[in-house]
RNA sequence: AUUCACCACACGCCGAGCCCGGCCGCUGGCCGGGGCGGGGGACCCAAUCCAACAGGGGCGAAUCCCGGUCUCCGGGUAGGGCCACCUUCCGGCCCGAGCCCGUCAGCUAACCCCGUAGGCGGGGUCCGGCGGAGGU
Numbered sequence: 001a002u003u004c005a006c007c008a009c010a011c012g013c014c015g016a017g018c019c020c021g022g023c024c025g026c027u028g029g030c031c032g033g034g035g036c037g038g039g040g041g042a043c044c045c046a047a048u049c050c051a052a053c054a055g056g057g058g059c060g061a062a063u064c065c066c067g068g069u070c071u072c073c074g075g076g077u078a079g080g081g082c083c084a085c086c087u088u089c090c091g092g093c094c095c096g097a098g099c100c101c102g103u104c105a106g107c108u109a110a111c112c113c114c115g116u117a118g119g120c121g122g123g124g125u126c127c128g129g130c131g132g133a134g135g136u
Stems, first nucleotide, its partner, number of pairs: 011121004018034007035116006045106001055104001056101004064076005079095005
């Protein structure tokens, strides 16, 4: 100097998932409050009939399409994130999953309920100098 692994303290990223106070068996857990996020829930509005296949709904950016050797894989896409003061442009790098309710829920004031997790990352920026392929 380089590579790999582990630990600690900061910093940073996805995400609503943070702050304050109290208690405890104290790297954490529990309770309360605030903030943030989500769901249910009137009038009005929307919807309302028949048939077929078939339930329907929620969180989330994560929908939809095409193809294949089709329990899997590939390509694209609506949409979403990052590039370290902020915004925009250019450019670049990525995600485009999964889970839940249980026959039930349109919107919705008052009101009611729930969550406050989990998972990751790494040096960066600015200035200056030297060398230099090729072309003219």

Predicted 3D model of a 136-nucleotide RNA (c-di-AMP riboswitch aptamer (ydaO/yuaA leader)) from an Acidimicrobiia bacterium. The model forms 96% of the base pairs in the Rfam consensus. It was read from a public genome assembly, where an Rfam model found it.